[in-house]
Molecule: Glycine riboswitch aptamer
RNA sequence: AUGACGCGUGGCGAGAGAGUGUCCGGUUUCUACCGGACCGCCGAAGGGGCAAGGAACGGGACAAGCCAGACCCGAUCCGAAACUCUCAGGCUCCCGAAUUGCCGCGAAGAC
Numbered sequence: 001a002u003g004a005c006g007c008g009u010g011g012c013g014a015g016a017g018a019g020u021g022u023c024c025g026g027u028u029u030c031u032a033c034c035g036g037a038c039c040g041c042c043g044a045a046g047g048g049g050c051a052a053g054g055a056a057c058g059g060g061a062c063a064a065g066c067c068a069g070a071c072c073c074g075a076u077c078c079g080a081a082a083c084u085c086u087c088a089g090g091c092u093c094c095c096g097a098a099u100u101g102c103c104g105c106g107a108a109g110a111c
Base pairs, nucleotide, nucleotide: 007106008105009104010103011102012101013100014099019039021038022037023036024035025034026033027032040091041090042089046087047085048084049083053078054077055076057074058073059072060071
């Protein structure tokens, strides 16, 4: 169950930070756009890193001899974020944007 909560998705909205930096080239309506280099900067597309904790493994101890687990030690693997890195991306506005509001749709199925 006339389908909750949550998840995915479509439409319409909200949505931060940091350069209108310097130089070169091209176009040009002559002050803007595009591309490149350099310097400075930002974190909220995407991506990387890890804490508690967990997993299995090896060793120790319990234990004079044999022996399981809790326990101790070691290295390995797993392990979240708006934290962190700044690869990517971005740095007037616009656009975009994590996240989120309303409406609709979809899968699944019970709180």